[in-house]
Context: one part of a larger RNA
Molecule: large-subunit ribosomal RNA, domain I
Organism: Flavobacterium beibuense F44-8
RNA sequence: GGCGUAUGGGGGAUGCCUGUGGCUCUCAGAGGCGAAGAAAGACGUGAUAAGCUGCGAUAAGCUACGGGGACGGGCACAUACCGACUGAUCCGUAGAUUUCUGAAUGGGGCAACCCACUAUAUUGAAGAUAUAGUAUCCGAUAGGAGGCGAACCCGCUGAACUGAAACAUCUAAGUAGGCGGAGGAAGAGAAAACAAAAGUGAUUCCGUGAGUAGUGGCGAGCGAAAGCGGAUUAGCCCAAACCAAGGUUGUUACGGCAAUUUUGGGGUUGUAGGACCACGACAUUCUAUGUAAACAGAACUGGAAGCAUCUGGAAAGUUGCAUCGUAGAGGGUGAUAAUCCCGUACAGGUAAUGAAUAUAAUAGAUAGUGGUAUCCUGAGUAGGGCGGGGCACGUGAAACCCUGUCUGAAUCCAGCGGGACCAUCCGCUAAGGCUAAAUACUCCUGAGAGACCGAUAGUGAACCAGUACCGUGAGGGAAAGGUGAAAAGAACCGUGAAUAACGGAGUGAAAUAGAUCCUGAAACCAUACGCCU
Numbered sequence: 001g002g003c004g005u006a007u008g009g010g011g012g013a014u015g016c017c018u019g020u021g022g023c024u025c026u027c028a029g030a031g032g033c034g035a036a037g038a039a040a041g042a043c044g045u046g047a048u049a050a051g052c053u054g055c056g057a058u059a060a061g062c063u064a065c066g067g068g069g070a071c072g073g074g075c076a077c078a079u080a081c082c083g084a085c086u087g088a089u090c091c092g093u094a095g096a097u098u099u100c101u102g103a104a105u106g107g108g109g110c111a112a113c114c115c116a117c118u119a120u121a122u123u124g125a126a127g128a129u130a131u132a133g134u135a136u137c138c139g140a141u142a143g144g145a146g147g148c149g150a151a152c153c154c155g156c157u158g159a160a161c162u163g164a165a166a167c168a169u170c171u172a173a174g175u176a177g178g179c180g181g182a183g184g185a186a187g188a189g190a191a192a193a194c195a196a197a198a199g200u201g202a203u204u205c206c207g208u209g210a211g212u213a214g215u216g217g218c219g220a221g222c223g224a225a226a227g228c229g230g231a232u233u234a235g236c237c238c239a240a241a242c243c244a245a246g247g248u249u250g251u252u253a254c255g256g257c258a259a260u261u262u263u264g265g266g267g268u269u270g271u272a273g274g275a276c277c278a279c280g281a282c283a284u285u286c287u288a289u290g291u292a293a294a295c296a297g298a299a300c301u302g303g304a305a306g307c308a309u310c311u312g313g314a315a316a317g318u319u320g321c322a323u324c325g326u327a328g329a330g331g332g333u334g335a336u337a338a339u340c341c342c343g344u345a346c347a348g349g350u351a352a353u354g355a356a357u358a359u360a361a362u363a364g365a366u367a368g369u370g371g372u373a374u375c376c377u378g379a380g381u382a383g384g385g386c387g388g389g390g391c392a393c394g395u396g397a398a399a400c401c402c403u404g405u406c407u408g409a410a411u412c413c414a415g416c417g418g419g420a421c422c423a424u425c426c427g428c429u430a431a432g433g434c435u436a437a438a439u440a441c442u443c444c445u446g447a448g449a450g451a452c453c454g455a456u457a458g459u460g461a462a463c464c465a466g467u468a469c470c471g472u473g474a475g476g477g478a479a480a481g482g483u484g485a486a487a488a489g490a491a492c493c494g495u496g497a498a499u500a501a502c503g504g505a506g507u508g509a510a511a512u513a514g515a516u517c518c519u520g521a522a523a524c525c526a527u528a529c530g531c532c533u
Base pairs, nucleotide, nucleotide: 001532002531003530004529005528006527007526008525009524015518016482017481021453022452023450024449025448026447027446028445029444030442031441032148033147040101041100042099043056044055045054047079051075052074062095063094064093065092066091067090071083072082073081106115107114108113116134117133118132119131120130121129122128136145137144138143152183153181154180155179156178157177163170167217193200194199204231205230206229207228208227214222215221235434236433237432238378242265243264244263245262246261247260248259249258250257251256270412272377273376274375275374276371277370278369279368285365286364287363288362289361290359291358292357295354296353300348301347302346306321307320308319310317322339323338324328330342331341332340383407384406385405386404387403388402389401390400393419414429415428416427417426418425469476470475489517492504493503494502495501
């Protein structure tokens, strides 16, 4: 020096574990908060108090009501001092308080700071102090807006990488990003629709139709609709004609007439409808306001049934004999417990609040028949030219929808559509508006589930984590769980400078479970012995 064996050190793999961590869902709820000052913070607040949590100068809290019934003063030990059966702590509901910053709003500002004005009070006056008010925009007043928030939704705007095996039309994609807006959903929506010789009857969503018909440097790709089967179902209101009343203006022969405007009535459609004229009726149904109210609804309450033996540190295990079960879900307890504890099935409970349903009164809305001379039925609109965009559809034979620009109808004997266009035929009635449900999503609350993870996994974060730390900044971003059943966390003695460390002693089933604490692999280090050189 090497090899081997043994014993240790070192290290933290592996195994096991996870009332409190994550992930993915299901069913319910909720779907907003904010000038009555939010979200997010700063600073305070405790007997002692650095951090977290709670709270706000009434500051780990104040008040009322309800629940509850013995200890309590959060995490968090200890000491002191207090509170509590005259009912505390605790739980629930409703209130009070709620510094300063922040939309931040009296002005300013390097957020959590500085400085004002007006009125009132105090004062003889000045100054100071206290209380209230003092931003901007919209709106005639009353009042409203502003900011924040995870996704879902609508609108405006809008890439590139990429694919086409290069690349320009095309694709990616109307995606990502930016801006604006709203709601618990949003948007769409009651046919100027589809269809095809037969018919359907608003919209939305799902399945199918179908990777079909098409479109496409006919490349890469893009990609319907009708119909059929389901989910859910709901239909309505204006403008106008006409009538009435009022205002204004013009004119007047002062009787009016005309124009215009406001309000009310009327009226709402394609088998055309309405005005108007004639007839007839005051029905039917529904909504809102008020009252009552089943029921739902917080904390919370009741809630069955087991003993002994053996092993063991410990019984829930073993053995024996029992019991309950509308409860043998789950968790805990010194190992594996239906019957020990918390619970579970089941039953009960009320406040705030919600509310099926019922109902008096009031208010509001809602119908018919016939006639046809006249009147009305959405105009810079429909349509057209040019240039674009959207439709699955790239200009194409290109209909349909939108419109920057230039034009520009008809008025029911009317108009639009049926994928160039024309005729016949069929369908429908644009140029005003509203509309629940079926659908999308989950920052959040409750209950539950998992051939999901088990600490290099699962959230970045099981632990005081968006922390420590890094960066001027935007931003980036960790590591880190486990004594034991119970602290019983090692009194006391010794060595020692020692509050270090160690040796005894003691606790414990175990201390090679001793706080760097379950198990304790490998690398690496050491000691002892054996063999070889």